This is a predicted complex of two RNAs, RNase P RNA and transfer RNA, with 427 nucleotides together.
It holds a member of the Rfam family "Bacterial RNase P class A". Rfam's curators write: Ribonuclease P (RNase P) is a ubiquitous endoribonuclease, found in archaea, bacteria and eukarya as well as chloroplasts and mitochondria.

RNA sequence: ACUGCAAGUUGUGCUAUCGUGGCGGUAAUAGCGCCAAGGAAAGUCCGGACAGCACAGAGCGCCGCAUCCCGCUAACAGCGGGACUUCUUUGAAAAAGGAAAGAGACAGUGCCACAGAAAAUUACCGCCUUGUUGAUUCGUCAACAGGCAAGGGUGAAAACGUGAGGUAAGAGCUCACGGUUGUUACAAGAGAUUGUAAUAUUCGGGUAAACCUUGCGGGCUGAAAUGCCACGUAUAGAAGCGUUUGAAGGCUGCUCGCCUAAGCUUCAGGGUAGGCAGAUAGAGGUGGUCAGCAAUGACCAUCCCAGAUAAAUGAUAGCGUAAAACAGAAUCCGGCUUACGGACUUGCAGUUCUU
RNA sequence: GGCCUCGUAGUACAAUGGAUAGUAUAAGGGUCUCCGAAGCCCUGGAUCCGCGUUCGAUUCGCGGCGAGGCUA
Numbered sequence: 001a002c003u004g005c006a007a008g009u010u011g012u013g014c015u016a017u018c019g020u021g022g023c024g025g026u027a028a029u030a031g032c033g034c035c036a037a038g039g040a041a042a043g044u045c046c047g048g049a050c051a052g053c054a055c056a057g058a059g060c061g062c063c064g065c066a067u068c069c070c071g072c073u074a075a076c077a078g079c080g081g082g083a084c085u086u087c088u089u090u091g092a093a094a095a096a097g098g099a100a101a102g103a104g105a106c107a108g109u110g111c112c113a114c115a116g117a118a119a120a121u122u123a124c125c126g127c128c129u130u131g132u133u134g135a136u137u138c139g140u141c142a143a144c145a146g147g148c149a150a151g152g153g154u155g156a157a158a159a160c161g162u163g164a165g166g167u168a169a170g171a172g173c174u175c176a177c178g179g180u181u182g183u184u185a186c187a188a189g190a191g192a193u194u195g196u197a198a199u200a201u202u203c204g205g206g207u208a209a210a211c212c213u214u215g216c217g218g219g220c221u222g223a224a225a226u227g228c229c230a231c232g233u234a235u236a237g238a239a240g241c242g243u244u245u246g247a248a249g250g251c252u253g254c255u256c257g258c259c260u261a262a263g264c265u266u267c268a269g270g271g272u273a274g275g276c277a278g279a280u281a282g283a284g285g286u287g288g289u290c291a292g293c294a295a296u297g298a299c300c301a302u303c304c305c306a307g308a309u310a311a312a313u314g315a316u317a318g319c320g321u322a323a324a325a326c327a328g329a330a331u332c333c334g335g336c337u338u339a340c341g342g343a344c345u346u347g348c349a350g351u352u353c354u355u
Numbered sequence: 356g357g358c359c360u361c362g363u364a365g366u367a368c369a370a371u372g373g374a375u376a377g378u379a380u381a382a383g384g385g386u387c388u389c390c391g392a393a394g395c396c397c398u399g400g401a402u403c404c405g406c407g408u409u410c411g412a413u414u415c416g417c418g419g420c421g422a423g424g425c426u427a
Base pairs, nucleotide, nucleotide: 001351002350003349004348005347006346007345008344009343010342013319014318015317016316017315018314020036021035022034023033024032038326042337043336045335046334047333048332049331050222051221052220053219057256058255059254060253062218063217064216065215066214067083068082069081070080071079072078084102085100086099087098088097089096090095103213104212108211109210110207111206112205124152125151126148127147128146131144132143133142134141135140160178161177162176163175164174165173179203181200182199183198184197185196186195187194188193226277227276228275229274237267238266239265240264241263248260249259250258284303285302286301287300288299289298290297291296356426357425358424359423360422361421362420365380366379367378368377373410382398383397384396385395386394403419404418405417406416407415
C1' cells in the first nucleotide's frame, strides 16, 4: 500500500418548476406563508406513560429473572464502573487479552441409544480356594456352595489417584501423601469469594435450553383501549332459558369471594357503516458550560420539528466527483434484537514492496 | 393495531433427544405386451436459515425468514 473480517460513526446539501397531506390566514375560493418519516419508523422481545376493569380481593396455576458490590434511570430482563468463579487464546513464567443463558445434580423423580459385565444396590472374561464332596502320581485337580472387584476390553462418560501394609484373593479394608465434597472454627474482604486448621454415614458420573427446587418479581387487558355527538331502524316475528329457587354480566386459565341485576341466547329479517376527542409541547430537539472514570445528571440559551384515516412526503433540471444500501410514521417514550451501499475511524488476519 | 399456531422428499402425512429420517403417491429405470395401462422389481430425492445446550437435535433454547388463523 492492497485485500478480507469484526466493531463503531455517518445515513447527500442547495436552487428552480410542478404535484401531494396538514396548519395559518380569508366571508369564501384562488393565490400566498410555514411544516412534512427513520436510524432502524421493522421484529413486537422487554420496560413504562396513558386508559379501562370490585380503587384492582384470596388461593392455585402461569410467566419472567438469577455470581457479587456500587451506580444510572420514570422503569426494566436495559446501561455504566469494578470484582469473583469457570472456560479459553498468547506466553517458559509472571502476566495480558477474550467469552460466559454464571442459583441448585448432596431435596426428589425421570432419562442416558449403540457398545459394554455394569450407565448407578454390577459381574462377561478373569482372580481366589476359606467351606463341602469326590479324585489323586500327594504337586494338586474337578464339581457345588461361596468370596473379590485388582487386571482386560466398551463408551461421550466407569464407581477417588499414587505408594505401602493387609489378604485365600482382593477392596478406602487400614495408613501416608495428594485431590473432591459437606460441616465447624479462625483469618482476609463491603460482598461474591479466597486461605489455613479440624472433622466426616464424603468419594454419589452427566443432564435443570427434562420435570422440578430455592430466592426475587409480575393483578388483567391494550388506541380495534376509552369518552362523546349525530344518523337510521320493526313500538314486526319464532324457539329456548330466566326474574330473589337469580338468567346474564362486571376484559383474569381454574376455584372461591365481591358487585350489578331483568333481561339474555339462537334463528330469520330490517337498518347504519358518519364525525369529534384520545392524537402529538414531549421522561422533546439543537448548542454550550459544569459534575462524574462512565452510564447519566444539573443549569443556561435557542427552536417548535408529520399527524393522515384508504391513508400525504414525489417528479424533473442544474451545481457540489457520485446519490445508488436497508427500508417508510399510524397513541407516545426508554431499551434490546435484526437489516444496511458508500465513506471515515479503530482492531485483527493475509499478501506485496521498502528499510 | 393486538394475539396465537405452524414450517420434514414434487405432494399428503409419520418419527420418547438415540444416528440408515419412514409410509403412500408422484418421478426415473427395468420386467411383462404387438403397443399402452395395470401389476411386479429397483433407484434417486427432504428436516426453512443461522447460532447455541447436549456425548448426540427433526425434536430443546435464542435470533431471523416464510405461511396460516383469531380479534371491531